This is a predicted structure of a 1490-nucleotide RNA (small-subunit ribosomal RNA) from an uncultured bacterium.
The RNAcentral record of the sequence draws on ENA and SILVA.

């Protein structure tokens, strides 16, 4: 302090998500040791057991127990007796039990903070004043009876006091009619000279109690002001209410209560009602303001099984008291009785979750006591818990052979890793031994010296000095000892976010905080090796703040992203012009009380440190008194005139209401002329219509709407207003002066008007026209078109009150550059012009804005005042309420769900959007396909195989440019196993080679034979060839979706980028658009581009013209010789040609157009004329296109087999479908004779001349020729003769028969070719569809790769013959550019709605059922205070008893609120691949939308 997350990518709203802190925490995995701190958040449930409140004998009466000590009886170690002493159960009596503990149910104000007041009380304590005198009855304990199970009760005798009652006195008190009147007490303990007494004592002092009463501290009651959480889908609430008298009650004011009077309180500033909650000091976070908490600790409050009530008492409606009443537990003899852990500990239960049924009163504190003491689950301390903070160990040092192991690997190596080992200290902590604290001073004992005092008692302040007193604890701390020895783990590694690789896995199995991994090479599952981060922890889950400026007060927003109300009046309410004077509420400024302590912060000190503790200070931001200031702003009171108003004189207006009234047209009705169609529509029907329409014409009726003028115009708050005239009537604007004097903006709540459409009555109905009805379209058409129609559009009157009611832009005021153009006014003589003013509109600067855009009519700079917003759905939905006759309106949630919904722009794609242009794209032609027959592919099926691949264009005569064997990859069979080939190494035979025999279908497998390399004497070595072993092989086995290469396509289209500069918040743009031209982004003009790059073009090669140069094997004009003939031959070098190397073509030139570029011209030249014709060449890219079977290759799979050998089959199959093709269907033609013209290519395993023989493939013979020499080789159409004459034929040729030839180890399956025989479909092919623009289309043949032959009609080449046609760019297709519109980016083969089915989930509605808490009436009424009383009891005071008030509780009864449930029902939401359709986004195919 930010990050990730909406897109193809921007910006930008805008929501979800992370990284930080933190906790009274659980959970998961791990745990060494200490200090400090904490520790039932849930069930204010329910509780077994022990213990938490007692003490006082110095109040008193005794005196069971227990001790001592004394006395009697004696059995001399037992019994009995004694209150004599220490004491002391229970019993009077004081004191305390109202304090400490504890826990948060209630409680939104009887509370709590904070400031403040008055009408109050107060044991104990402190200071003061006064007093303390004399009496009296009684009652517990006890004793004896008696009832009862127990608890306990009952009567009867005795007795004490600091228990209780009275007299007496009263400084002070209280009352008062100011004369009075009333009202108190108690002693104990210690000491003691002198007097007094028998003795206790009295009597004197000390002390300490006790009365009365004043004040003071401390502590509490009481009251006021301010502040404290949501809901308004809670707006009205209150009869003791509000307030006076009078009375009562109280410690005290007060309707606290009670009689009576009056009608008051309280509320939008938010009452009542409903939820939720103890509050506060503070805690957590935050940068603050703020949020959120309210454990621990401290302050108040509140409650103590539930309610309800007093008693005592200084205090209490009382946690370890009392009474009633309810629930629950427990005891019983069933009559009846006992409890109350939200005290400390523990148990059960609930729950994710929270300890020891421990020690001690040693400290610190309380309670009683003169003290000793006692008692105390407060409090100290121990235990358990990693719950949290905090500190410290788990070792240091050196150690490269970088050791083994492990993981990975490019196989070199790298990491783990100085890590360990090893070799040298150390010794915390934990262990074991030992010594060993502070916390302990008071108290109390002596003792010194003061106070008191008659007093060296006695009590006491101070000092001295003695003895004690320690739960924790033999702790803390310190020594020694002996070893590196007993001490590391959790999380994470795909962004964010630090940190990567190998394997498994295959959208499985998991993961995930959000985006989002995971369909065979996953840094995201799961293991392992590393690495990161933290470290006795580390992680998850829950919560809070924070980030989040995402409620914004600091600090946001509303035109298109959510949000300006339909509109105006306006009361409250916020806000308000200028100017004097005053006041001081607000505001500032000093001053002075409070703001508790503890927290936090600064400075210190104390634990070794540190968390802890602890001193000072600071600070607590707020309240309060007070003094003082007078700018502002309130408030008063005067004063202005510039804002707002009135008055006068003018203008403009579809401003509103009411009346009259006018043409035009439609439609209907009379009638007249007329005759057959008329309407309608893409085209048709339905409809009218021979009963006479339509059309025309002339009369008539009604009803609604006002053409033109009419505008981008006015009016008007908006909705809205339009014929013309008349009547009432709002408002605006302008010009001048004149009064008023701030009288003003704005508005919750109200009030008023509000388009259409609908509603209620009553009218009215010509045209349109929802509905409904036909007719069309269509798959279907409950639309869209077409005929017809009813509400209803109209009018009076009353209702609804919503609209995209939109400038999607509230109202007002002021201020900010300028330009036109409009409508209406004033001024200057004024229709120009020009000034000034209020309106309506257009550009455009600043400057705003996410951007596009707004720009004096701002969405610009600023004040006021209102209304609205806070992801996206569910939802403007559901409940409730109000309003409405109804539709409905206005108000307005949740729950579930999803990570985006959305806004402006960008690039592209696209469109049944535009506009420009191109192309055999159409047209305009010529042949074809598609019909037959056959060749050939392919799918389908068949088959052991029928091997694989290719699949729309871009597969299908394609890999394949040549499947009988082979090839071959398949199928069935027989066989091999370091294998069929190639290299090494190591052991071991043997030469190899040859020959030949078994067996078989080969391959294999096996036998026998023959020979004895080279060097060296020899051993042995080296070559060759088998074996065994080891390296190491093989695969046409999957993935072309893991790749390299190639190729196809778009497309020989004309297009794709880049530098640097400029614009833009940026994605992107310009450049590369525009205006022309062009085949071309080809050139040229222009311009914030300017330049360059791949692409076009050129450079290359073949052809077309000519020069030069050379002249075999080509050629031969001239010369010369020869043949039957021939460049035959001698020569020649001119021509053809052959193949080198030049040259020529550039709109260069004329003319027209035009700035240019550039078109035109059938111009001139020229062999060629605008790219001359052809080839070669394929940009950035797309389609996960094509091939893992040319090849290579990564990963996977195989290894006696998915490798290698063979043999035979098999890729030739055949009901059928479809592609490419060849042959026809004939006379532009078929046979027959005859006769001419090419190019380009091949040839030794070869072309074969030539002769012979065969009808012929062919054979036998046999010359050239490794090739411009010789052969293939005849070129064909084509030209002359001749024949057939329109037929299934003297077309056509398929099929079949039969003899043949070659090639080849073999033609059976399955070759081709030759000859005789035969002689099928076919007589120009539907729908539909291909190919072509010139030497091309059509057509004739040739010639080659492959190849033993051949399936060749194919493929690639080659030349012969040689057309038609093209207006032209509306339409198909494809394709460039540019603009426009998108809700598409996987790009329209796209998104993308709703019904219906299925499945989950929430969640309304419902006959009802079932709680549930409140309030209200009426009945009853516990115990209780108060009140009232004749019987009984008491001498009396007074008490029993009964009455009456009021009252928890119970019951009943009708309401409203609220939760659960609920057949059925009704929408919602989610959820790869269900139905139907195709609503919406492009003009979405009928423009959307409200």
């Nucleotide at each position: 302090a930010g990050a990730g997350u909406u897109u193809g990518a921007u910006c930008c709203u805008g929501g979800c998500u992370c990284a930080g802190a933190u906790u009274g925490a659980a959970c998961g995995c791990u745990g060494g040791c200490g200090g400090c701190a904490u520790g039932c958040u849930u069930u204010a449930c329910a509780c077994a057991u022990g213990c938490a409140a007692g003490u006082c004998g110095a109040a008193c009466g005794g005196c069971a127990g227990c001790a001592c000590g004394g006395g009697u009886g004696c059995u001399u170690g037992c019994a009995c007796c004694u209150g004599g002493u220490g004491g002391c159960g229970a019993g009077u009596g004081g004191c305390g039990g109202a304090c400490g503990g504890g826990u948060g149910a209630g409680u939104a104000a009887u509370a709590c903070a904070c400031c403040g007041g008055a009408a109050c009380g107060u044991a104990u304590c402190c200071a003061g004043a006064a007093g303390a005198g004399g009496g009296g009855g009684a009652u517990a304990a006890c004793g004896c009876a008696u009832c009862g199970a127990a608890a306990g009760a009952u009567g009867u005798g005795c007795u004490a006091a600091u228990a209780c009652c009275g007299c007496a006195u009263a400084u002070u008190c209280u009352c008062c009619g100011a004369g009075g009147a009333g009202g108190a007490a108690a002693g104990c303990a210690g000491g003691g000279g002198a007097u007094c007494g028998a003795a206790a004592g009295a009597c004197c002092u000390u002390g300490u109690g006790c009365u009365u009463u004043u004040g003071g501290a401390g502590c509490g009651g009481c009251c006021g002001a301010u502040g404290u959480c949501u809901g308004a889908u809670u707006a009205g609430c209150u009869a003791g209410u509000u307030g006076g008298u009078g009375g009562g009650g109280u410690a005290a004011a007060g309707g606290c209560c009670u009689a009576c009077c009056a009608a008051g309180g309280c509320g939008a500033c938010g009452a009542u009602c409903a939820g939720u909650a103890g509050u506060u000091g503070g805690u957590c976070u935050g940068a603050g303001a703020g949020g959120a908490c309210g454990a621990c600790c401290a302050g108040c409050c509140a409650c103590a099984c539930u309610g309800g009530g007093a008693c005592u008492g200084a205090g209490a409606c009382a946690c370890g008291g009392c009474c009633c009443a309810g629930a629950c537990u427990c005891c019983u003899a069933c009559g009846g009785g006992a409890g109350g852990c939200a005290g400390c500990a523990g148990u059960g239960g609930g729950g994710a979750a929270u300890u020891u049924u421990g020690g001690a009163c040693a400290a610190u504190g309380g309670g009683c006591g003169c003290a000793a003491g006692c008692c105390u689950g407060a409090u100290c301390c121990a235990g358990c818990a990693a719950u949290g903070c905090c500190g410290c160990g788990u070792g240091a040092g050196u150690g490269a052979a970088g050791a083994a192991g492990g993981c990975c690997u490019u196989c070199g190596g790298g990491u783990u890793g100085u890590a360990a080992a090893g070799c040298u200290c150390u010794u915390u902590c934990a262990g074991u031994c030992g010594a060993g604290a502070a916390g302990a001073a008071a108290a109390a004992g002596c003792u010194g010296u003061g106070g008191u005092g008659a007093a060296u008692a006695a009590c006491u302040g101070c000092g001295g000095u003695u003895u004690a007193u320690g739960a924790c604890g033999g702790u803390a701390u310190c020594g020694a000892c002996a070893g590196a020895a007993g001490a590391a783990g959790c999380a994470c590694c795909g962004g964010c976010u630090a940190a990567c690789u190998a394997c498994g896995u295959g959208c499985c199995a998991g993961c995930a905080g959000c985006c989002g991994c995971g369909g065979u090479a996953a840094u995201a599952c799961g293991u392992a090796g590393g690495g990161u981060g933290c470290g006795a922890g580390c992680g998850u889950u829950a919560a809070u703040c924070g980030g989040a400026a995402u409620u914004a007060c600091u600090g946001g927003g509303c035109g298109u992203a959510a949000a300006g109300g339909g509109u105006g009046c306006g009361c409250a309410g916020g806000c308000g012009g200028u100017u004097u004077u005053g006041u001081a509420a607000g505001u500032c400024a000093g001053a002075u009380g409070u703001g508790a302590a503890a927290u936090c912060c600064c400075c210190g000190g104390g634990c070794u440190u540190a968390a802890c503790c602890u001193g000072g200070g600071a600070a607590u931001u707020g309240c309060g008194u007070u003094u003082g200031a007078a700018a502002c702003u309130a408030c008063a009171a005067g004063a202005c005139u510039a804002g707002a108003g009135u008055g006068u004189g003018g203008c403009a207006g579809a401003g509103g209401g009411a009346g009259g009234u006018g043409g035009a047209a439609u439609u209907c009705c009379a009638u007249g002329u007329g005759u057959a169609g008329c309407a309608g529509u893409g085209a048709a029907a339905u409809g009218c219509g021979u009963a006479g329409a339509g059309a025309u014409a002339u009369g008539g009726a009604a009803g609604a709407a006002c053409a033109u003028u009419g505008a981008u115009g006015g009016c008007g708050a908006a909705g809205g207003c339009a014929g013309c005239c008349u009547c009432c009537u709002g408002g605006g604007u302008u010009a001048a002066c004149a009064c008023u004097g701030a009288c003003g903006c704005u508005c919750a709540u109200g009030c008023a008007c509000g388009a259409a459409a609908g509603c209620g009555u009553g009218g009215g109905g010509a045209g349109c026209a929802a509905a409904c009805a036909g007719g069309a379209u269509u798959a279907g058409a409950u639309a869209c078109c077409c005929u017809g129609g009813u509400a209803g559009u109209c009018c009076a009157c009353g209702c609804c009150c919503u609209a995209a009611a939109c400038u999607a832009u509230g109202g007002a005021u002021a201020c900010u550059c300028g330009a036109c153009a409009u409508a209406c006014g004033c001024g200057a003589u004024a229709c120009a012009c020009u000034g000034u003013g209020u309106g309506u509109g257009u550009c455009u600067g600043a400057g705003c804005g996410a951007a596009a855009g707004c720009a004096u009519u701002a969405a610009g700079u600023a004040u006021c005042c209102c209304a609205c917003c806070u992801g996206g759905g569910a939802a403007g939905u559901a409940c409730g309420a109000u309003c409405g006759c109804a539709a409905g309106a206005u108000u307005g949630a949740a729950a579930c769900u999803c990570a985006a919904a959305g806004g402006a722009a960008u690039u592209g794609g696209c469109g049944g959007g535009g506009g420009u242009c191109c192309g055999c794209a159409c047209a305009a032609g010529c042949g074809g396909u598609g019909g037959a027959g056959c060749a050939u592919g392919u799918g389908g099926u068949u088959u052991a195989a029928u091997u694989c691949g290719a699949u729309g264009a871009u597969a299908c005569g394609c890999g394949a440019g040549g499947a009988a064997c082979c090839u071959u990859a398949c199928c069935u069979g027989g066989g091999c196993u370091a294998g069929a080939a190639u290299g090494c190494u190591g052991g071991g035979a043997g030469a190899c080679c040859g020959u030949g025999g078994g067996u078989g279908a080969a391959a294999g497998c096996u036998c026998a034979c023959u020979u004895u390399g080279u060097a060296g004497c020899a051993a042995u070595a080296c070559a060759c060839u088998g074996c065994c072993a080891g390296u190491a092989a093989g695969g046409u086995g999957c993935u072309g979706c893991a790749u390299g290469g190639c190729u196809g396509u778009c497309g020989u289209c004309a297009g794709c980028u880049c530098g640097u500069g400029c614009c833009g918040u940026g994605a992107g743009g310009u450049g590369u658009u525009g205006g022309g031209u062009u085949a071309a982004g080809u050139c040229c003009c222009g311009c914030a581009a300017c330049g360059a790059g791949c692409g076009c073009a050129a450079c290359c090669c073949c052809c077309a013209u000519c020069a030069c140069u050379a002249g075999u094997u080509g050629c031969c004009a001239u010369c010369a010789g020869g043949u039957a003939a021939u460049g035959c031959u001698g020569g020649g070098a001119a021509c053809u040609c052959u193949a080198g190397u030049g040259a020529a073509a550039c709109u260069g030139c004329c003319g027209u157009c035009g700035c240019a570029a550039g078109a035109c011209g059938u111009g001139a030249g020229g062999a060629a004329g605008g790219a001359g014709g052809g080839g070669a060449u394929g940009a950035u890219g797309u389609c996960a296109a094509g091939u893992c079977a040319u090849c290579a290759u990564g990963g996977c799979c195989u290894u006696u087999a998915u490798g290698c050998c063979c043999a035979g089959g098999g890729c030739u199959a055949c009901a059928c479908a479809c592609g490419u093709g060849c042959u026809a269907c004939a006379a532009u033609g078929g046979g027959g004779a005859g006769g001419a013209c090419a190019a380009a290519g091949g040839g030794c395993u070869g072309c074969c001349a030539c002769u012979u023989a065969g009808u012929g493939a062919u054979a036998a013979g046999g010359a050239g020729c490794u090739a411009a020499u010789c052969c293939c080789a005849a070129a064909a159409a084509c030209c002359u003769c001749u024949u057939c004459u329109c037929a299934g034929u003297u077309c056509a040729g398929a099929u079949u028969g039969g003899a043949g030839u070659c090639u080849g180890c073999a033609a059976c399956u399955c070759g081709a070719c030759u000859c005789c025989a035969u002689g099928a479909a076919g007589c120009u092919g539907g729908a539909a569809u291909c190919g072509c623009u010139a030497g091309u289309a059509a057509u004739c043949g040739u010639a080659u790769a492959u190849c033993a032959a051949c399936a060749a009609u194919g493929a690639u080449a080659c030349g012969g013959u040689g057309a038609a046609u093209a207006c032209g760019u509306u339409c198909c297709c494809g394709g460039a550019c540019c603009u426009u519109g998108c809700a598409c980016a996987c790009a329209c083969c796209g998104c993308c709605c709703g019904u219906c089915a299925a499945g989950c989930c929430a969640u309304g509605g419902a006959a009802g059922c079932c709680g549930g808490g409140u309030g209200u009436a009426c009945c009853u009424a516990a115990a209780g205070u108060c009140g009232g009383u004749a019987a009984c009891c008491g001498c009396a005071a007074g008490g029993a008893g009964c009455c009456g008030c009021c009252u928890a509780g119970g019951g009943u009864a009708a309401a409203a609120c609220u939760g659960g449930u609920g057949a059925c029902u009704g929408g919602g939401g989610c959820u790869a691949a269900g139905u139907c359709g195709u609503a919406a986004c492009a003009a979405g195919g009928u423009a959307a939308c409200c």